RNA sequence: GCCGACUUAGCACAGCGGUAGUGCAAUCGCUUCGUAAGCGAUAGGUCGGGGGUCCGAAUCCCUCAGUCGGCACCA
Numbered sequence: 001g002c003c004g005a006c007u008u009a010g011c012a013c014a015g016c017g018g019u020a021g022u023g024c025a026a027u028c029g030c031u032u033c034g035u036a037a038g039c040g041a042u043a044g045g046u047c048g049g050g051g052g053u054c055c056g057a058a059u060c061c062c063u064c065a066g067u068c069g070g071c072a073c074c075a
């Protein structure tokens, strides 16, 4: 330098045009003499940044950034 994948809640991930979700973690409660486990509830997101298409974008397009991988170059 070229190509590809990925970026969504504290962590791991799902969702691929039509209300943003699951597990774990967190908080509160139930249960217990108490703790753990179990059960119930609650909170937590400008979907990596910017722009575009569309009635409508996490999702499609362009661009930038970051992470990972492959290829090339290295006189």
Stems, first nucleotide, its partner, number of pairs: 001071007010024004018055001026042005048064005